[in-house]
RNA sequence: GAGAGUUUGAUCCUGGCUCAGAACGAACGCUGGCGGCAGGCUUAACACAUGCAAGUCGAACGAAGCCUUCGGGCUUAGUGGCGGACGGGUGAGUAACGCGUGGGAACGUGCCCCUUGGUACGGAAUAGUCCCGGGAAACUGGGUUUAAUACCGUAUAUUCUCUGCGGAGGAAAGAUUUAUCGCCAAGGGAUCGGCCCGCGUUGGAUUAGGUAGUUGGUGGGGUAAUGGCCUACCAAGCCCGCGAUCCAUAGCUGGUUUGAGAGGAUGAUCAGCCACACUGGGACUGAGACACGGCCCAGACUCCUACGGGAGGCAGCAGUGGGGAAUCUUAGACAAUGGGGGAAACCCUGAUCUAGCCAUGCCGCGUGAGCGAUGAAGGCCUUAGGGUUGUAAAGCUCUUUCGCUGGGGAAGAUAAUGACGGUACCCAGUAAAGAAGCCCCGGCUAACUCCGUGCCAGCAGCCGCGGUAAUACGGAGGGGGCUAGCGUUGUUCGGAAUUACUGGGCGUAAAGCGCGCGUAGGCGGAUUGGAAAGUUGGGGGUGAAAUCCCGGGGCUCAACCCCGGAACUGCCUCCAAAACUAUCAGUCUGGAGUUCGAGAGAGGUGAGUGGAAUUGCGAGUGUAGAGGUGAAAUUCGUAGAUAUUCGCAGGAACACCAGUGGCGAAGGCGGCUCACUGGCUCGAUACUGACGCUGAGGUGCGAAAGUGUGGGGAGCAAACAGGAUUAGAUACCCUGGUAGUCCACACCGUAAACGAUGAAUGCCAGACGUCGGCAAGCAUGCUUGUCGGUGUCACACCUAACGGAUUAAGCAUUCCGCCUGGGGAGUACGGUCGCAAGAUUAAAACUCAAAGGAAUUGACGGGGGCCCGCACAAGCGGUGGAGCAUGUGGUUUAAUUCGAAGCAACGCGCAGAACCUUACCAACCCUUGACAUGGAUAUCGCGGGACCAGAGAUGGUUCUUUCAGUUCGGCUGGAUAUCACACAGGUGCUGCAUGGCUGUCGUCAGCUCGUGUCGUGAGAUGUUCGGUUAAGUCCGGCAACGAGCGCAACCCACGUCCUUAGUUGCCAGCAUUCAGUUGGGCACUCUAGCGAGACUGCCGGUGAUAAACCGGAGGAAGGCGGGGAUGACGUCAAAUCAUCAUGCCCCUUAUGAUCUGGGCUACACACGUGCUACAAUGGAUGGUACAACGAGUCGCAAAGCCGCAAGGUCUAGCCAAUCUCUUAAAGCCAUUCUCAGUUCGGAUUGCAGGCUGCAACUCGCCUGCAUGAAGCUGGAAUCGCUAGUAAUCGCGAAUCAGAACGUCGCGGUGAAUACGUUCCCGGGUCUUGUACACACCGCCCGUCACACCACGAAAGCUGGCAACACCCGAAGCCGGUGGGCUAACCGCAAGGAGGCAGCCGUCUAAGGUGGGGUUAGUGAUUGGGGUGAAGUCGUAACAAGGUAGCCGUAG
Repeated sequence: GAGAGUUUGAUCCUGGCUCAGAACGAACGCUGGCGGCAGGCUUAACACAUGCAAGUCGAACGAAGCCUUCGGGCUUAGUGGCGGACGGGUGAGUAACGCGUGGGAACGUGCCCCUUGGUACGGAAUAGUCCCGGGAAACUGGGUUUAAUACCGUAUAUUCUCUGCGGAGGAAAGAUUUAUCGCCAAGGGAUCGGCCCGCGUUGGAUUAGGUAGUUGGUGGGGUAAUGGCCUACCAAGCCCGCGAUCCAUAGCUGGUUUGAGAGGAUGAUCAGCCACACUGGGACUGAGACACGGCCCAGACUCCUACGGGAGGCAGCAGUGGGGAAUCUUAGACAAUGGGGGAAACCCUGAUCUAGCCAUGCCGCGUGAGCGAUGAAGGCCUUAGGGUUGUAAAGCUCUUUCGCUGGGGAAGAUAAUGACGGUACCCAGUAAAGAAGCCCCGGCUAACUCCGUGCCAGCAGCCGCGGUAAUACGGAGGGGGCUAGCGUUGUUCGGAAUUACUGGGCGUAAAGCGCGCGUAGGCGGAUUGGAAAGUUGGGGGUGAAAUCCCGGGGCUCAACCCCGGAACUGCCUCCAAAACUAUCAGUCUGGAGUUCGAGAGAGGUGAGUGGAAUUGCGAGUGUAGAGGUGAAAUUCGUAGAUAUUCGCAGGAACACCAGUGGCGAAGGCGGCUCACUGGCUCGAUACUGACGCUGAGGUGCGAAAGUGUGGGGAGCAAACAGGAUUAGAUACCCUGGUAGUCCACACCGUAAACGAUGAAUGCCAGACGUCGGCAAGCAUGCUUGUCGGUGUCACACCUAACGGAUUAAGCAUUCCGCCUGGGGAGUACGGUCGCAAGAUUAAAACUCAAAGGAAUUGACGGGGGCCCGCACAAGCGGUGGAGCAUGUGGUUUAAUUCGAAGCAACGCGCAGAACCUUACCAACCCUUGACAUGGAUAUCGCGGGACCAGAGAUGGUUCUUUCAGUUCGGCUGGAUAUCACACAGGUGCUGCAUGGCUGUCGUCAGCUCGUGUCGUGAGAUGUUCGGUUAAGUCCGGCAACGAGCGCAACCCACGUCCUUAGUUGCCAGCAUUCAGUUGGGCACUCUAGCGAGACUGCCGGUGAUAAACCGGAGGAAGGCGGGGAUGACGUCAAAUCAUCAUGCCCCUUAUGAUCUGGGCUACACACGUGCUACAAUGGAUGGUACAACGAGUCGCAAAGCCGCAAGGUCUAGCCAAUCUCUUAAAGCCAUUCUCAGUUCGGAUUGCAGGCUGCAACUCGCCUGCAUGAAGCUGGAAUCGCUAGUAAUCGCGAAUCAGAACGUCGCGGUGAAUACGUUCCCGGGUCUUGUACACACCGCCCGUCACACCACGAAAGCUGGCAACACCCGAAGCCGGUGGGCUAACCGCAAGGAGGCAGCCGUCUAAGGUGGGGUUAGUGAUUGGGGUGAAGUCGUAACAAGGUAGCCGUAG
């Protein structure tokens, strides 16, 4: 020392991305009251107009001018002195002794301080002034004259310098009023500076070698001083993997910022050092410079010019232009602090002190305070009640900070002097009076509602919002945060333990080199002693000030400032200690090695040799096929194959033994023999004495494929060819077949080179195998012990988990290698290696918010095991073919209303469309409406009939009739009409906003919970397992024990019996009749109530003695007796807004309402579901027998009569155990037909009728006569059914005026088959794999096409940089020269010494030429890469992914 969001269906981990914090010389947007203290060109070291920024001294000097009180004074150009090397600016260059820190010796030092001594005598010039010139100017030439503290000589010189030790050389300045200030020499000090050294100081190795004055020496030169600093000669060194050289970047530090710290980033303001001053070079003067406001030269640029020539340098203060997102006034003063000059007065000072501008930052203050409920108005929301804004406002009372106005008025100054400044501060007055915004409100993250919008507009830091109910966009109300600011952007640190020293990792997440040997380096056994490098303790020096921290103090507080302390973790040095490490010396044997004796082994290399098999060739036998496959074909074979026998040839590989057996460092090694040879293990004694471990570079080995040269070539076999398969098949399968595979030599140097696990050493429970030794014991083939290898299980411990576990992935030590999100990419460029293929080293732009590991639950698999189901099989009958009915699609139409869509839509909604229904279309028509409630007015109704127009709705005329209650009040109720407004109405949209109801998996046996336990967790356990069952049914076992919803049971009706009750039912006996018709009876049947009965209860067997199963008895019924109702948690955004209900949206003289006609009934076609058939198990005709469930008054209708019939007529009975529908049919008994498109089949059509109904044309049903189509048992495919079932036969009902081949029920007759679970389908359960979780209708790869983006290559083109070679060579220092000139000194003179100029030379800046190097930009075209809701082609991967996948290599 705080974390959070984001990978998943969920979990743990790894790992990146993002956020919350702090900071800023900041900028931008919106806003802006005051004060204090700070800060203010980060970019163009770009260019600069204008002003100022360094002068001063008359007490050094002469002169000129002016004044004069005549004493003198003032002013200045010039000579001279001191200062312009400080102060101020900037950060271009510099990776360096530049800076920081600590040391050092071979130095200088003006002004300042101290000490000692001196200050003597001379000389020659020169500026100025004056005169004469040149020039546009800048400036400058000549002549005369002149001074000095300017210049020169001589003397002296203790000490000073040089020396050959004799000597030689070397100073001075005066001014003055006399105080003083100067001057010279020498010594010392102080200060400042120069030089040297140790250590520290950015990135890149895709920069590995660099260096000729280079490294050293000697002599000489040079400097204040050391030194290759320079030069001559000699030697050949010097630096470098502890990173030289080169490239890129950069001023360094105190500090600043962040951080818990360690670290990281940074170097504005302030302070120290350095470097620079337009660019490059150079020196002069001086104590000090190679000099910001000095000089010379070259260059670029700007300005002036009379074109001859000149001038300039803001990176000083202001200021201008430019650049830029961006950074101020051409201010005041020397009052203070300091600096220069001067003896001083004083002068100068854009240093400095102040003021101005800017919210740029930090700090402080204010924009009012108290009371105030009708909780005002307005706004917003609302469930319409209310809530909120909100004590907020208004109102009342109060205050005056800041501001404004007026008055007083400092300190800063120790005598004088105050720019700031009439400032700070104080007093009075004034009126709540002048003073609030910005961002946010989905999560992270404090703060929520309405409206608008509708994947649009937009938002977004990450995750992500927006496709009609958006707390995420925009607005509003409300709320949250901060506040004269608030947000955004940018940058830095933090969080990030996400580069891990503190403090990470590498089996599977990224990460162990393929493996050895070994150099440097790192690390290293026991013991004794020495010394003291590291180490530890103590002392001293230093670590500038400021800053940070602590304690005080001053501005009203704070920021800010002042004082003191601590600290500055560092470096140097002295003393001490001696454990540890290092070092030196000695000793030891445990690590390591040597020796001797044994042992095992596919260890390696070479040579030889053996048998089996394949193939080929020869010969024999033999005949028509062989071969190959899922099935085939290509292929071989009558020219004799395959098969078989014998012989020969050749190459390659070595069956059995053979084993998680052996050997080797790894790759790898397998018939047998011999030769040579490496390593290992065991046992034993002696020897050496740490000789060891690891190992960057280096070097060797290194499967397969591949390469080169030469051989060899039987089999196999990339490429290639053919045959198949397929939609295609450049594949999988088949037939061939070349490189290659083999050998020798030489390359290559990679593999999923894997234990995905580097090497070495020590320590830490065991058990059981196995290989090679040794030892002991005896039972002589066993046991025990021990050493070395190789395995399995398992404890501690570790791990995210899986797992590892003495062969560690445990606990420790040493050394090496490697990793830091995914993709781009192991790619590009560059280098190295290679014959090539290529290998190795190895980025970036760009792009994504993930990629990934392990485990969990599901789902899925052309994975596995077990089980079930009319799932298959075994059977029976169908569908698919025909005609018709019906539904759907499609098409058509004005409309063919709408919905349903695999199973689970399609005789479904529809238990019944001629009108109605009806929702659709056409035409007409109504607008408070066809329907509901409320108000007002009017009338008492309503209704019924007739006529006219019209298609009708509707309109018109007319006739008739007139409500109820009553407290008798137009009082109440009801009805109708009219008017106006609220509203009605909608089969309009959304079933993806919903309720309800329903389908389906599925009547499948499952789905869960509590507690406990296990797991970091998701989760697991229970529910798995062994049996058993129809069943998660039951039993047993078990870290589980219990429970719930499901199963079963309880419910209904059927099957047997008992009992109760007998009418409309029944009739045994009695009587009676045509007839249970009647009397009688209730025994039976039946009806409908209550009960009984079946429970594996009993017996035997099997089984664990259980559950249960099998068999049996009894029983009407036996193991769920058969059937129904009953549908768990859930799935399908399943169906339905058109049953109904309902949110939102939409229509409102229409998307509502009425009405007529039409349509839903169409018809080249396709599909589903049915009916009738194709016939003799049949058709037809006649006769004859036996049901059950039901329905009926707007009804069922008997009997009778009429009609061929449908039906009609008439009217008994019945509101039903009474009457009717109601003759059941198949069946049975006869007759006929005789295999044919028929006496099968009945479609279609014609005619004639019947019924219902306002109405049968579109468009009903039925009947009769006539007609007599297709069809002769149905391809691929497919459906139902396991017993009173299938099949077959008829009957009834609902809806309904009428209109079933449909639907729902009813009974009659009444089978066949099930070996069994391999296969198809569906389901359950366990297990396995998974890259799926929208869950396989999943996921996902690559080419191609299109758009955009960044990058590489590229003929070239254009710049930059640093070198090299040569040419040229300014200024200047230095050297040389003597033919020019020359005041001081010497000399009597001539002349000399010296100097100046000239000339020559070395060095050298800039420039030029040249060939290279390096770096950047650009480039037609080209290459791959990335990204992009719905493009093309295939389907490579994930399941055994349908040919297991993957790695290396070749094609």

Background:
A computed fold for a 1451-nucleotide RNA from an uncultured bacterium, annotated as small-subunit ribosomal RNA. Rfam family: Bacterial small subunit ribosomal RNA. The RNAcentral record of the sequence draws on ENA.